Background: Transfer RNA from Lentisphaera sp., 74 nucleotides, folded computationally. The organism belongs to Lentisphaera, within Bacteria. Model confidence (mean pLDDT): 81 of 100.
[in-house]
RNA sequence: GGCGGCUUAGCUCAGUUGGUUAGAGCGUCGGAAUCAUAAUCCGCAGGUCCUCGGUUCAAGUCCGAGAGCCGCCA
Numbered sequence: 001g002g003c004g005g006c007u008u009a010g011c012u013c014a015g016u017u018g019g020u021u022a023g024a025g026c027g028u029c030g031g032a033a034u035c036a037u038a039a040u041c042c043g044c045a046g047g048u049c050c051u052c053g054g055u056u057c058a059a060g061u062c063c064g065a066g067a068g069c070c071g072c073c074a
Stems, first nucleotide, its partner, number of pairs: 001073007010026004019057001029043004050066005
């Protein structure tokens, strides 16, 4: 230098053919239970969907540019 993949909650990830409120598990926090702690059970909170621009009535999803990480080739 060329090509490909990935980027969504604190962490690991899902998200179908663009459309209904953006979700799960774990974790944090609160509560139950226990003499107490852990395990267990219940509940809440937590998101600029990497950034900017575009298409569209509507974008996490499509297009362009950029950034970061990983891999292959040279």

Rfam family: tRNA. Rfam classes the family as a transfer RNA. About the family: Transfer RNA (tRNA) molecules are approximately 80 nucleotides in length.